[in-house]
RNA sequence: GAGUUUGAUCCUGGCUCAGAACGAACGCUGGCGGCAUGCCUAACACAUGCAAGUCGAACGAAGCCUUCGGGCUUAGUGGCGCACGGGUGCGUAACGCGUGGGAACCUGCCUUUAGGUUCGGAAUAACUCAGAGAAACGGAUGCUAAUACCGUAUAAGCCCUUCGGGGGAAAGAUUUAUCGCCAAUAGAUGGGCCCGCGCUAGAUUAGAUAGUUGGUGGGGUAAUGGCCUACCAAGUCUACGAUCUAUAGCUGGUUUGAGAGGAUGAUCAGCCACACUGGGACUGAGACACGGCCCAGACUCCUACGGGAGGCAGCAGUGGGGAAUAUUGCACAAUGGGCGCAAGCCUGAUGCAGCGAUGCCGCGUGAGUGAAGAAGGCCUUAGGGUUGUAAAACUCUUUCAGAUGCGAAGAUAAUGACGGUAACAUCAGAAGAAGCUCCGGCUAACUCCGUGCCAGCAGCCGCGGUAAUACGGAGGGAGCUAGCGUUGUUCGGAAUUACUGGGCGUAAAGCGCGCGUAGGCGGUUUAUCAAGUUGGGCGUGAAAGCCCGGGGCUCAACCCCGGAACUGCGCCCAAAACUGGUUGACUAGAGUCCGAGAGAGGGUGGUGGAAUUCCCAGUGUAGAGGUGAAAUUCGUAGAUAUUGGGAAGAACACCAGUGGCGAAGGCGGCCACCUGGCUCGGUACUGACGCUGAGGUGCGAAAGCGUGGGGAGCAAACAGGAUUAGAUACCCUGGUAGUCCACGCCGUAAACGAUGAGUGCUAGAUGUCGGGGUUUAGGCUUCGGUGUCGCAGCUAACGCAUUAAGCACUCCGCCUGGGGAGUACGGCCGCAAGGUUAAAACUCAAAGGAAUUGACGGGGGCCCGCACAAGCGGUGGAGCAUGUGGUUUAAUUCGACGCAACGCGCAGAACCUUACCAGCUCUUGACAUGGGAAGUAUGGGGACCAGAGAUGGUCUUCUUCAGAGUGGCUGGAUCGGAGACAGGUGCUGCAUGGCUGUCGUCAGCUCGUGUCGUGAGAUGUUGGGUUAAGUCCCGCAACGAGCGCAACCCUCAUCCUUAGUUGCCAUCAUUUAGUUGGGCACUCUAGGGAAACUGCCGGUGACAAGCCGGAGGAAGGCGGGGAUGACGUCAAGUCCUCAUGGCCCUUAUGGGCUGGGCUACACACGUGCUACAAUGGCGGUGACAGAGGGCAGCCACUCCGCGAGCUGGAGCGAAUCCUCAAAAGCCGUCUCAGUUCGGAUUGUUCUCUGCAACUCGAGAGCAUGAAGUUGGAAUCGCUAGUAAUGGUGGAUCAGCAUGCCACGGUGAAUACGUUCCCGGGCCUUGUACACACCGCCCGUCACACCAUGGGAGUUGGUUUUACCUGAAGAUAGUGAGCUAACCUUUUAGGAGGCAGCUAGCCACGGUAGGAUUAGCGACUGGGGUGAAGUCGUAACAAGGUAGCCGUAGGGGAACCUGCGGCUGGAUCACCUCCUUU
Repeated sequence: GAGUUUGAUCCUGGCUCAGAACGAACGCUGGCGGCAUGCCUAACACAUGCAAGUCGAACGAAGCCUUCGGGCUUAGUGGCGCACGGGUGCGUAACGCGUGGGAACCUGCCUUUAGGUUCGGAAUAACUCAGAGAAACGGAUGCUAAUACCGUAUAAGCCCUUCGGGGGAAAGAUUUAUCGCCAAUAGAUGGGCCCGCGCUAGAUUAGAUAGUUGGUGGGGUAAUGGCCUACCAAGUCUACGAUCUAUAGCUGGUUUGAGAGGAUGAUCAGCCACACUGGGACUGAGACACGGCCCAGACUCCUACGGGAGGCAGCAGUGGGGAAUAUUGCACAAUGGGCGCAAGCCUGAUGCAGCGAUGCCGCGUGAGUGAAGAAGGCCUUAGGGUUGUAAAACUCUUUCAGAUGCGAAGAUAAUGACGGUAACAUCAGAAGAAGCUCCGGCUAACUCCGUGCCAGCAGCCGCGGUAAUACGGAGGGAGCUAGCGUUGUUCGGAAUUACUGGGCGUAAAGCGCGCGUAGGCGGUUUAUCAAGUUGGGCGUGAAAGCCCGGGGCUCAACCCCGGAACUGCGCCCAAAACUGGUUGACUAGAGUCCGAGAGAGGGUGGUGGAAUUCCCAGUGUAGAGGUGAAAUUCGUAGAUAUUGGGAAGAACACCAGUGGCGAAGGCGGCCACCUGGCUCGGUACUGACGCUGAGGUGCGAAAGCGUGGGGAGCAAACAGGAUUAGAUACCCUGGUAGUCCACGCCGUAAACGAUGAGUGCUAGAUGUCGGGGUUUAGGCUUCGGUGUCGCAGCUAACGCAUUAAGCACUCCGCCUGGGGAGUACGGCCGCAAGGUUAAAACUCAAAGGAAUUGACGGGGGCCCGCACAAGCGGUGGAGCAUGUGGUUUAAUUCGACGCAACGCGCAGAACCUUACCAGCUCUUGACAUGGGAAGUAUGGGGACCAGAGAUGGUCUUCUUCAGAGUGGCUGGAUCGGAGACAGGUGCUGCAUGGCUGUCGUCAGCUCGUGUCGUGAGAUGUUGGGUUAAGUCCCGCAACGAGCGCAACCCUCAUCCUUAGUUGCCAUCAUUUAGUUGGGCACUCUAGGGAAACUGCCGGUGACAAGCCGGAGGAAGGCGGGGAUGACGUCAAGUCCUCAUGGCCCUUAUGGGCUGGGCUACACACGUGCUACAAUGGCGGUGACAGAGGGCAGCCACUCCGCGAGCUGGAGCGAAUCCUCAAAAGCCGUCUCAGUUCGGAUUGUUCUCUGCAACUCGAGAGCAUGAAGUUGGAAUCGCUAGUAAUGGUGGAUCAGCAUGCCACGGUGAAUACGUUCCCGGGCCUUGUACACACCGCCCGUCACACCAUGGGAGUUGGUUUUACCUGAAGAUAGUGAGCUAACCUUUUAGGAGGCAGCUAGCCACGGUAGGAUUAGCGACUGGGGUGAAGUCGUAACAAGGUAGCCGUAGGGGAACCUGCGGCUGGAUCACCUCCUUU
């Protein structure tokens, strides 16, 4: 820097990625070279070989050789070395390491200086000999040498000293030139010791310590020292973290980072520690010793069972462990080490080689030309594109590898493991040499196929459910390249532990509040010191590494040289501003004093009235009480109500106020006493006495606990009554703890201003409380409190704003993703409840804050609609018609499903339609288009046969295509075969187009510019009016505009005009008749115009828009009706109108035919028709419409039939003819009945259409005469020429309407109004919703899996206390046994020594107890996770009882209830304050 919380936004905050690094590992791949590097795990066990020897110029001896001069070899004695070099990181939190100092020391070999090196002695290995033993080895006898051992002499210097003195040395070899030896001096080198500072985590480790701390004497050591011992004293360490636990070698450095930091401590270098585990000493200059010794233990090996041997954390190598780490190589040529005079010997140190792409660096796998842009692959819109100058082809080159030849440096004389290596020369030939990962975003790179929430991918977000750039394959592309990816680890990004460089009102985070210890910080001024600080100098800060400049390998990596740096520590000198120490002074901080003041501040004791309840008495009678409505309850044994009297307890109305007091919790009648704090004024006193405050300590609402009182009311628990599906609740009636008092605990709250305390500074305005000054003041000024608004500033925003969340300083507390969890374990506190301190495993990619736009609310305000109300008529009941569900069926084709499916698609299923079923039948097909072949074929009509028909067969009759032409040819039509294809009412309306429904004819939906806001967004579009309307007016940081509204269109209503046939007839003639002449005035027809605009008047309103009333007018405020449907919503409907992607079928899911079905029928629903009757039925009479339709038609008129209808037949393709008769109306009759209502059903006879009315048409006549007497819950339509009622026509159609579409006739009732139901619009509010309340979401229970707590116990580890045991060892004592050197007075004794024994110390081991830690554990507790389990619905809106916090009780569960608290509660009302005028 990016991705990821959201519909979008800003912020907080975690998770993830891009970078670098590696002693790495794994997967795929692999040409060469150089330089590096290679058991990170089991400090596990080790076969085999090698890794430390050397000296004959110390010594004797043995053997061999000899030129007899001697030489060589070596077991042993002796000397030096083996304490270096090499390995490893167990232990160690320590003077272990780093750095800088210090004094009380030692130092072989080396250097320097000045000295010495006399005289003697006794042994002992080897060797010899006899035995013992399996072996290792051991002991006995005898002999021998030394530079081995012992004594003596001497002492310049040395050591000790009581200053008299005392003590102590040597080694020789030999070629006579050296090498040695002894004591001493100085040095160098190496080492031991002490100190300051620095070096991991945990306080859920807070006290540790008896040689412990110090002193004195003594011992011990090379040396200081409790290092050890005796005595004395009681100290010592620790909150600046002792002790304990865990982890760890430390450093130079390495890695990352801008740096500060973080992580790390392989290779190289310095130091330390260790050498199978534990203990111990010996020798030595040096060790408590890797390839030495002793003991104990474990393990392994040998054994004759008696006993022995061993230690790769040296180099190779083996097994094992592990993801994983190499050869049982060559050489001492170089560098270095040991021994030696030297030659030399030894050296798995080292130099080299081998193996491994483990890393870094370099090189190569070819270069140039080459378009028919080849072939092939892939894609394609079928044209082409891409792979791609890539290849081929042609022309070149030869680095590397290969072959041949020559051949170094490393070596100053000789000596070369590497090595015939590096390098050089010649030769051949493009010849031998490219892969890996990725391609959804982050992140460079895209298409096709396969798959179909499968298989799979995934670092995070997330892909995959039939069109996947995300899976798998392919083509293409991107990146890196002998490598590329993955995994792991570290740093970075992460300012995500913030010193540099973060935060705490609401996101995580201020302790509930005081007092106060340590600590931190601290006013003005004088002098001084120099700790901090600053400057200069000196020493040190190893080398290597990093950095800079040079140089060497062809370059680079790598190596060499020089410089700088090493930010540190120590010492010296100087300065004195600041901090600090000391000293003197001051008064502005703080406090004291004097004078006033306000107050529910605290404690104790009294006292008062109102009210509730109870008791007594009176009056009085049937109810009271309670609720949404009721009931439980009380009451005729007298309640409630009311009057009087009495008792008891608790709380203090009004005053009362964002008023007062207190640190907070909190405090309220009145009086008295005791007592704390605060404010103002004065300016007398002290003189920094201050601020904060880890631990500590005190106070601390309510609930709760203990003891004793008290108990009126209220009231957890509990009981009953209701409500409810249930109701462990909300509501009601009762009611116990408790609430009250005293004393003692508890110590928590949304203990909140969700805001720690203190100081200073930074505009104001306006209330209010307590004082002071001044004063005419809804004044001025000042101090202290308490509110509201507001500037700068701050803030993510909301907001804060002199009472800061602003600008600064000081101190304290706290935070670091969500959940698990404020939980477990442990500690402390508590009588208990519990409090406090406080994790981890595991799990998620979010959790969260503020604000925005919507949607929603059983939130609010305003408004509209046949939405309700007011009315009229229906549906729901009956019969029938029709559609649907269901059922049935071979099939009952399919679609449509709340409104917005259900007389819908269907404006009309007997066949057809028809898509369904059964059977039969065809396969280039019923239909379309190419190409090829044949080649004039043929086509139409009739009859017959088989068949259900499709179809097949026979006979007969009529005809013989067109153009151009000699013909071939071309076109058309036809038959047969093959192959492309046709065909599909098959699937997907959730792949689509188009069309449609719906909200809704609701009034909305947006844009440009500007402005405001970090932004999403807002403004405009809100507000005041008004309208049917976002209609218009006014106002306004908005100004304009678009789609909608309205208007423009059609129709009806009035008039004028034009035109009069098929229309009309006033006037003139005429007729049965506008019939005819005539006319076009009227009606009418159909063209064009006019007319209506709140235009006029009055009122109202704001001088507006508009509204109300009136006039005129055919019509008045949109005149009635229609067409017209904004942005969008519903994955709404339709693949069966049509079109269409994909998939599927292809002798069938296609085509044809016959018959059947779509018409079924216990049932349920929707929509209708006819009725139930008198506003009616029946009979009679006879007037008035409109709009349509008509040639396969409408049919006048006439005949026949009771009738449906039929027979003749005129007119009319229609303002001409026909349909055409309108019906309700009027008159008469019937008289309330299942009827003269009603017509279903059924019988029978007919009519019509049609190829055909059986399944299954309509109609007529006669007969039959069912249910039904106005319809439960519920529900529908309608506001005027409307409802209701009565008829008429049309489409479809051979026939078939109660449906649909249209027409005119008669012709009402009601609307107070907007509380309520439904739908909608605008504003506002809350929200945990955004798939948007059909939302979200909580807990128990059940199932599966995961980690974890408890747990009777059990198995280990570590550690500690007490006691027992006591190897080896050194020390001390003893030492009667043994004893060469020296001494003596010598058969021997002494000195000295040894074995043995004793003592204390002590490793391992044992017994008992404690602490701590780890594993397992029947059972058990909660927790987490898991597409579709159960029960409820606790939370989010007033979430339907506001929620939440603390506490207590209760309940399947979420939860409920009591008490106190909070607003992080909506709504309404009131109060107060502010702003404007």
A computed fold for a 1477-nucleotide RNA from an uncultured prokaryote, annotated as small-subunit ribosomal RNA.
The coordinates come from a structure-prediction model, not an experiment, and the mean pLDDT is 84.
RNAcentral holds the sequence, with entries from ENA.